A computed fold for a 478-nucleotide part of an RNA from an uncultured bacterium, annotated as small-subunit ribosomal RNA, 3' major domain.
Context: one part of a larger RNA
C1' cells in the first nucleotide's frame, strides 16, 4: 500500500427487532453421502454441491456392465470401380457383390424419346474416431461477492521513494447522487437515464373482438352501430414542476395541493475494476498426454430406479376458518409439426373407446378455472380426518410397460392428534393459499420457468447475531 481486529465513528441490507407461513418429527417424491454390485456411467461438494447439469433413464438417450460382432471403420468429403430377391440368426449381420437361375433396371429431378444429372448401396483408396486425461496449459461460457456503489486514468502538485492528491472533508442521496469547501483541474468504466412492461387519458383503427341506443334472436344470433370494453399504431402525463416549512441563500429533506400516479410510481432488462489456479476439455472449440484388430465403432439384454442408513431440497397430511354430496358464478397467460386442439354424440361406474364437427386458430379447440358462495350430511373420534401399503380387474402410450411408465375401478386403510436442539423465507397485491397454462415430452411432473383468482400481519428500533461500504486507529502479517 494493503489485509485483519471479541478497536473507534458514520451508514446500508429480512441483518436483527415486530409479525406471518414454514424446515427439523410422519408418509412418500427427488437429489446427495454411504454401502451393495458384473456395473449400479460421469460432472457438482460451505455461503455460491446435494428437484444442479437433466427443459422427461422402460429399448435409445448411455457414456457405465455382460454377451456377441467390426477393422479406412458408424458420420460426411474427394478420386477410381461397380450396382443389391427368397431364407437363417436376439440383432448386428451373414448370404453379397462372386458364380448359376429367374426377373428386372428399382428412387428422385430434366427431356416426347435416346440419353443426361442427382440421390442410395458395395468394394479400393486419402483424410478416421475417442463423453480418454489435464478446467492448475486455454478459448467460449457461467457462478460469486453484488445491482454493493465502487475502480480507475491524464496533466499538475507533494514526497528520496513504495506513494499520496484528485476520491479526503461538511451536508445530502437508493448511488464516487448532487451541493459547498478544498493543490488540485477534468476524464473514464460503474450509478441515473436511454430500452421493455405495468399503472391514467387522448387520437387514429374497428375483425375474427365491443354491444349503448333501434329492431331482432336459444344465444352478440342476425340487422346494424363506432359510443364502451379490447387489440394495434401514435401521442400526453410526473419534472421536487407548484405551495409551504426546514436548510448555508447551496444540494436537499418533510408537509401540503392538484393528478389515475408523487419524489426511481411499480416490475423486468441491465452487472464496473476484480476475487474465488471457483465451475465447466461430458454443449462448443483448443494446446499438451495417452488407446489405434481399441481407450474407436455396431448390437442384443441388463444397469443408471439396486439399500441397512445419514443429510439436503419439495409434496401431502395431521382436520370443523374442515371433510363429503348436490347446485351456481367470476380469470389471467398460453397452446394446438393439421401424424395437432378436437366441439357434439353414443358406449363404458372411471380412465378412456368408437363415430365425428369445427379450426393453419381475438373466428374453433385444450377449457372445467379451484379457492369462494347457497343447500344437506358428518359433531371431534385415528374419525366420514389422512392417505402410504397392498391385492384383484381394467385402460392408454409405445416395436416392447417383467426389472422399470402413467392412469382408473374396487378392496386394504399404514404412520401422523402440528413436530427436539436448531433453521429457513417473506415488507403489499408481497407472505399465506387456490387453481390454469408452457417448455421437454410417443408416453412419463410433487421438480422446473410463467398466468391470474383471494388476500393478511408487522417494522418501536438500530444495543445485539450476520454480510457489506466510508472515514480512523494499532499490527510482530502480506
Nucleotide at each position: 500500500u494493503g489485509a485483519c481486529g471479541g478497536g473507534g465513528g458514520c451508514c446500508c441490507g429480512c441483518a436483527c427487532a415486530a409479525g406471518c407461513g414454514g424446515u427439523g418429527g410422519a408418509g412418500c417424491a427427488u437429489g446427495u453421502g454411504g454401502u451393495u454390485c458384473a456395473a449400479u456411467u460421469c460432472g457438482a461438494c460451505g455461503c455460491a454441491a446435494c428437484g444442479c447439469g437433466a427443459a422427461g433413464a422402460a429399448c435409445c438417450u448411455u457414456a457405465c456392465c455382460u454377451g456377441g460382432g467390426c477393422u479406412c471403420g458408424a458420420a460426411c468429403g474427394g478420386c477410381u470401380g461397380g450396382u443389391c430377391a427368397a431364407c437363417g440368426g436376439a440383432g448386428g449381420u451373414g448370404g453379397a457383390a462372386a458364380c448359376a437361375u429367374c426377373u428386372u433396371u428399382a428412387c428422385c429431378c430434366c427431356g416426347c424419346a435416346a440419353g443426361g444429372g442427382g440421390g442410395u448401396c458395395c468394394a479400393g483408396u486419402c483424410g478416421a474416431g475417442g463423453u480418454g486425461c489435464u478446467g492448475c496449459a486455454u478459448g467460449g461460457c457461467u457462478g460469486u461477492c453484488g445491482u454493493c456503489a465502487g475502480c480507475u486514468c491524464g496533466u499538475g502538485u507533494c514526497g528520496u521513494g513504495a506513494g499520496a492528491u484528485g476520491u479526503u472533508g461538511g451536508g445530502u442521496u437508493a448511488a464516487g447522487u448532487c451541493c459547498c469547501g478544498c493543490a488540485a483541474c477534468g476524464a473514464g468504466c460503474g450509478c441515473a437515464a436511454c430500452c421493455c412492461u405495468u399503472g391514467u387519458c387522448c387520437u387514429g383503427u374497428g375483425u375474427u373482438g365491443c354491444c349503448a341506443u333501434c329492431a331482432u334472436u336459444c344465444a352478440g344470433u342476425u340487422g346494424g352501430g363506432a359510443a364502451c370494453u379490447c387489440g394495434c399504431a401514435g401521442g400526453a402525463g410526473a419534472c421536487c414542476g407548484c405551495c409551504a416549512g426546514c436548510g448555508a441563500u447551496a444540494a436537499g429533506c418533510u408537509g401540503g395541493a392538484g393528478g389515475a400516479a408523487g419524489g426511481u410510481g411499480g416490475g423486468g432488462a441491465u452487472g464496473a475494476c476484480g476475487u474465488c489456479a471457483a465451475g465447466u476439455c461430458c454443449u462448443c472449440a483448443u494446446g499438451g498426454c495417452c488407446c489405434u484388430g481399441a481407450u474407436g465403432c455396431c448390437c442384443a439384454g441388463g444397469g443408471c430406479u439396486g439399500c441397512a442408513c445419514a443429510c439436503g431440497u419439495g409434496c401431502u397430511a395431521c382436520a370443523a376458518u374442515g371433510g363429503g354430496c348436490c347446485g351456481g358464478a367470476c380469470a389471467g397467460a398460453g397452446c394446438g409439426c393439421a401424424c395437432g386442439c378436437c366441439a357434439g354424440g353414443c358406449c363404458g361406474c372411471a380412465a378412456g373407446g368408437c363415430c365425428g364437427c369445427g379450426c393453419c386458430a381475438a373466428u374453433c379447440g385444450c377449457a372445467a378455472a379451484a379457492a369462494u358462495c347457497g343447500g344437506c350430511c358428518c359433531u371431534c373420534a385415528g374419525u366420514u380426518c389422512g392417505g402410504a401399503u397392498u391385492g384383484c380387474a381394467g385402460g392408454c402410450u409405445g416395436c416392447a410397460a417383467c426389472u422399470c411408465g402413467c392412469c382408473u375401478g374396487c378392496a386394504u386403510g399404514a404412520a401422523g392428534c402440528c413436530g427436539g436442539a436448531a433453521u429457513c423465507g417473506c415488507u403489499a397485491g408481497u407472505a399465506a393459499u387456490c387453481g390454469c397454462g408452457g417448455a421437454u415430452c410417443a408416453g412419463c411432473a410433487u421438480g422446473c420457468c410463467g398466468c391470474g383468482g383471494u388476500g393478511a400481519a408487522u417494522a418501536c428500533g438500530u444495543a445485539c447475531c450476520u454480510g457489506a461500504g466510508c472515514c480512523u486507529u494499532g499490527u510482530a502479517c502480506a